[in-house]
C1' cells in the first nucleotide's frame, strides 16, 4: 500500500429502519439486633463528520482508533 472485520453502560455482550436491552458492577430503600443475600427502585451508552429517508445504533461515504489477510 491494499482488501475486510470491529467500535453500543464502568465491564461483558444483545439489539440492525420506527422512542436502546441483558447480566454483572454503583447509588438508595425494604428486612435485621447487626452485615451479607433476597427483593424494589434510580443513573449511565450507540466512535467522529456527512448523506439517504417521514424517520438512522441499523443503510452509504469520509476520517479516527484497534484487530486480521495478502505483498
Nucleotide at each position: 500500500g491494499u482488501c475486510g472485520g470491529u467500535a453500543u453502560a464502568g465491564c461483558u455482550c444483545a439489539g440492525u429502519g420506527g422512542u436502546a436491552g441483558a447480566g454483572c458492577g454503583g447509588a438508595g430503600g425494604c428486612c435485621u439486633c447487626a452485615u451479607a443475600a433476597a427483593c424494589c427502585u434510580c443513573a449511565u451508552a450507540c466512535a467522529u463528520a456527512g448523506g439517504u429517508u417521514c424517520g438512522a445504533u441499523u443503510c452509504c461515504u469520509a476520517u479516527u482508533a484497534c484487530c486480521g489477510g495478502c505483498a